Background:
The RNA shown here (c-di-GMP-I riboswitch aptamer) has 81 nucleotides and comes from a Candidatus Methylomirabilota bacterium. Of the family's consensus pairs, 95% are formed in the model. The organism belongs to Methylomirabilota (SeqCode), within Bacteria. The coordinates come from a structure-prediction model, not an experiment, and the mean pLDDT is 90.

[in-house]
RNA sequence: UCCCGAUAAGAGCAAACCCGGCGAAAGCCGGGGACGCAAAGCCACGGGUUAGGUCGCGGACCUGACAGCCGGGCUGCCGAA
Numbered sequence: 001u002c003c004c005g006a007u008a009a010g011a012g013c014a015a016a017c018c019c020g021g022c023g024a025a026a027g028c029c030g031g032g033g034a035c036g037c038a039a040a041g042c043c044a045c046g047g048g049u050u051a052g053g054u055c056g057c058g059g060a061c062c063u064g065a066c067a068g069c070c071g072g073g074c075u076g077c078c079g080a081a
Base pairs, nucleotide, nucleotide: 004079005078012037013036017032018031019030020029021028022027035068041074042073043072045071046070047069048066049065050064051063052062053061054060055059
C1' cells in the first nucleotide's frame, strides 16, 4: 500500500413514522425521529424497481424517479486480527 473489517477510537449518515413545503405522479427538500449503515459519500453506465406518455400493445420506445435493490466507475476516515 492492497485485501480485509473489530463489542477499538474519534467523527458521520439516517429507514419507518410525524409536521411543513414542492411535484400530475413516482418521488424530492427542510425539521423532528432512529431501523440500520465502513462508503447509507458522489455518478442513472448495465440490470432491476417505479410514475407517466406514445405505439404496430404477452411487448417496444420516450420522459421522469430510486445510489438505503444488485453490479460497475470515482473519491474518502480509522487500523485490531